Background: Predicted 3D model of a 365-nucleotide RNA (Bacterial RNase P class A) from a Solirubrobacterales bacterium. The source organism's lineage runs through Bacteria, Bacillati, Actinomycetota, Thermoleophilia and Solirubrobacterales. The coordinates come from a structure-prediction model, not an experiment, and the mean pLDDT is 78.
[in-house]
RNA sequence: UCGGCUGGCUAUGCGGUCGCGGGAGGUGUGCCUCUCGAGGAAAGUCCGGACACCGAAGGGCGCGGGCGGUGGGUGAAUCCCACCCGGGGAAACCCGCGGGAAAGUGCCACAGAAACACACGGCCGAUGGCGCGCCAGUCACGUGAGCGCGCACAGGUAAAGGUGAAAGGGUGCGGUAAGAGCGCACCGGCGUCGCGGCGACGCGGCGGCCAGGCAAACCCCGCCCGGUGCAAGGCCAAGCAGGAUCGUUGACCCGGCCCGGCGAGAUCCAGGUGGGCCGCAGGGCGAAAGCCCCGCCGAGACCCAGGUCCCGGCGAGACGGAUGACCGCGCAAGACAGAAUCCGGCUUACCGGCCAGCUAAGGAA
Repeated sequence: UCGGCUGGCUAUGCGGUCGCGGGAGGUGUGCCUCUCGAGGAAAGUCCGGACACCGAAGGGCGCGGGCGGUGGGUGAAUCCCACCCGGGGAAACCCGCGGGAAAGUGCCACAGAAACACACGGCCGAUGGCGCGCCAGUCACGUGAGCGCGCACAGGUAAAGGUGAAAGGGUGCGGUAAGAGCGCACCGGCGUCGCGGCGACGCGGCGGCCAGGCAAACCCCGCCCGGUGCAAGGCCAAGCAGGAUCGUUGACCCGGCCCGGCGAGAUCCAGGUGGGCCGCAGGGCGAAAGCCCCGCCGAGACCCAGGUCCCGGCGAGACGGAUGACCGCGCAAGACAGAAUCCGGCUUACCGGCCAGCUAAGGAA
């Protein structure tokens, strides 16, 4: 200098005019002044909580649901960190819904003989069978131990071929009738022993032990799990008309079933209302009033390098409805998108810019 990888930050800037919502103050009650007003994801609503209500948050189930390498972290988590194993990359690094397929069941399209114990073409036919020949013996025929040749009938084989995503460990040598872990060497897996590691696991020795894949199919193993969500829920005000059925011989409810519990309402129809406040907004304490702390803005004092003290104001919070529009200047350009109870995560979307670390190649000193 250039390519790559990882992590973090940022998200057009400045000014003017008008407008909208919250708070405080003033006022001549018309309004005026000051100040604050979306995000890194506010999104998806996928996890975990806080909070609220249900009923005190019970027990069992071969009901149901979730999670799944190991060790830590956290209030918790399916999140984070480190590591292990497998895969990719030359490396930095990236990816993995990563317990069990040697308990059982099920499935494995098309093709193929066979998708889990099968044999299509092929090879062999040592052994048995059948046929022919030789041969001892006999005058001759027959029988026929034995030998040879043939057939491919019984059978053997899974090495090579073919099918397939996948065909029963792989490569090579030996071996055999042909073959085969049948034997051997190396490699892979599994088991076992030793050593190292908290552990997942790794390394080494030994044993031919060699087992197809799918558990995001049932299932097995281990751990965990009450339900409903701020339209939760609480308070105030206004208004109305009751009725039917069931129930205290126990209803409704506690996710299902059983046990157990609670103890007076439940369901439907009709009628009324459809207003307000809180929950609900920087953090902490407090029942509240209030006090303290943090940040920003303005005035003042001390002192003036820059800080300290003090006073005042503010910190998005909705009619589930504001956060905008226009103009000017700058640069090459300006994305994805907008709160709706709050917090911790994950995932997804995103024009660009900046910073740091690592890795590779080239060059110079």